The part of an RNA shown here (small-subunit ribosomal RNA, 3' minor domain) has 145 nucleotides and comes from a bacterium. Its mean pLDDT, the model's own confidence on a scale to 100, is 83.
[in-house]
Context: one part of a larger RNA
RNA sequence: CACCGCCCGUCACGCCAUGAAAGCUGGUAGUACCCGAAGUCGUUGACCUAACCCUCAGGGAGGAGCUGCCGAAGGUAAGAUUGGUGAUUGGGGUGAAGUCGUAACAAGGUAGCCGUACCGGAAGGUGCGGCUGGAUCACCUCCUU
Numbered sequence: 001c002a003c004c005g006c007c008c009g010u011c012a013c014g015c016c017a018u019g020a021a022a023g024c025u026g027g028u029a030g031u032a033c034c035c036g037a038a039g040u041c042g043u044u045g046a047c048c049u050a051a052c053c054c055u056c057a058g059g060g061a062g063g064a065g066c067u068g069c070c071g072a073a074g075g076u077a078a079g080a081u082u083g084g085u086g087a088u089u090g091g092g093g094u095g096a097a098g099u100c101g102u103a104a105c106a107a108g109g110u111a112g113c114c115g116u117a118c119c120g121g122a123a124g125g126u127g128c129g130g131c132u133g134g135a136u137c138a139c140c141u142c143c144u145u
Base pairs, nucleotide, nucleotide: 003108005105008101009100011098013095014094015093016092018090019089020088023085024084025083026082027081028080031077032076033075034074039070041068042067044065047063048062049061052059053058111132112131113130114129115128116127117126118125119124
């Protein structure tokens, strides 16, 4: 490629990411409680003991054991937070030649648009209020000729 133009939405199909979702399944950090290893510190009648003291009786000191607090790991409970997955479902994006109509662009054939309410396969329609970012016509005012 200039009306044999431009252009809107539903529907159908493919692909992509994403939201919701009964649930299912992990991670992380805490809270409360239970249990409690090793070990330090403390307690300790009886028991054991080579160095020191000794008046030879023991003393001191030490050890094993007992036990208290703390205490890792573990367990239980109710929550918090953050991932994955999930029948089904919502819209979004995108894809030369699919379907239905024709909403907008010229007064686009009912002027269009904004707000709101109702209605409708879909673009959308109608009511009420508003705007001119509407054409045409009439009157008036002004400017140029």